[in-house]
Context: one part of a larger RNA
């Protein structure tokens, strides 16, 4: 900007086109059967599994988790004990770790069917009384080729469908048609943000409100916090105490902030 013969929200379709995928192997049965003198040793048919590729997710095994927890070493600091707190290459090391991200982790896929076909195999058959799969006609068959699966897709110009919500007034003008203004359903500006994201976009919500922060409550993760008593010269142990602390998590709670506005935008449609 175009189409959807007003103008908008929401959900489809996919004949037209476009990507993806499509694999291999053991093993068991069939059967030590057919074949074959023996030694060997199938086809077909039915099952079972594995590897490599893919794809999604994060129950469960692990990673990661730059300060969620705790240990600890110098050293300097809160005036000192105690209790912290900074700093050690951009976590001082060390042992753990929530979400979220992840594979080595789990869960699926290949797959079957139709259709034409190719080598190939044939039925019928003449030129050529025979013969021939071929010359008229006709049948089988492949991981391949078109569907069929799986994504993308209405700029697919035949530009495609369904469902719902919206629709004045004045002016010239026979009319069609032109001007003007105000607005409808909606849209966008703005804000709280988010499993969405470089920005943009795309989703939630914006008080008739659980959209974010805070709070509570729970979880999770750490592993028995100070303080105080007791034991012990003492380093320490012990009891109060499965405490104390706890990110990104569930669930509640309007306490804070989502405030007030502004702009666009058909008018019954050849």
């Nucleotide at each position: 900007c175009a189409u959807u013969a007003g103008g908008a929200u929401a959900c489809u379709u996919g004949a037209a086109g476009g990507g993806g995928a499509g694999u291999u192997c053991u093993c068991u049965u069939c059967a030590g059967u057919a074949c074959g003198a023996g030694a060997g040793g199938a086809c077909c048919u039915a099952g079972a599994g594995a590897a490599a590729c893919g794809g999604a997710c994060c129950u469960c095994u692990g990673g990661u988790g730059u300060c969620c927890c705790a240990g600890u070493u110098g050293u300097c600091c809160u005036g000192c004990c105690a209790a912290g707190g900074g700093c050690a290459a951009a976590g001082g090391c060390u042992g753990g770790g929530u979400a979220g991200c992840u594979a080595u982790g789990u869960c699926c896929g290949g797959a079957a069917g139709g259709g034409a076909u190719a080598a190939g195999c044939g039925c019928u058959g003449a030129a050529g009384g025979c013969a021939u799969c071929u010359a008229a006609g006709u049948g089988c068959u492949a991981a391949g080729c078109c569907c069929c699966c799986c994504c993308c897709a209405a700029g697919a110009c035949u530009a495609a469908g369904u469902a719902u919500c919206c629709c004045c007034u004045c002016c010239c003008g026979u009319a069609a048609g032109g001007g003007a203004g105000u607005u409808a359903a909606g849209g966008c500006u703005g804000g709280u943000u988010g499993u969405a994201g470089a920005c943009u976009a795309c989703g939630a919500c914006c008080u008739u409100g659980a959209u974010a922060g805070g709070c509570g409550c729970a979880a999770u993760g750490u592993g028995u916090a100070a303080g105080a008593c007791c034991c012990g010269u003492g380093a320490g142990g012990g009891u109060u105490u499965a405490a104390g602390c706890u990110a990104a998590u569930g669930c509640g709670u309007a306490c804070u902030a989502a405030u007030a506005a502004g702009c666009c935008g058909a008018u019954c449609g050849g």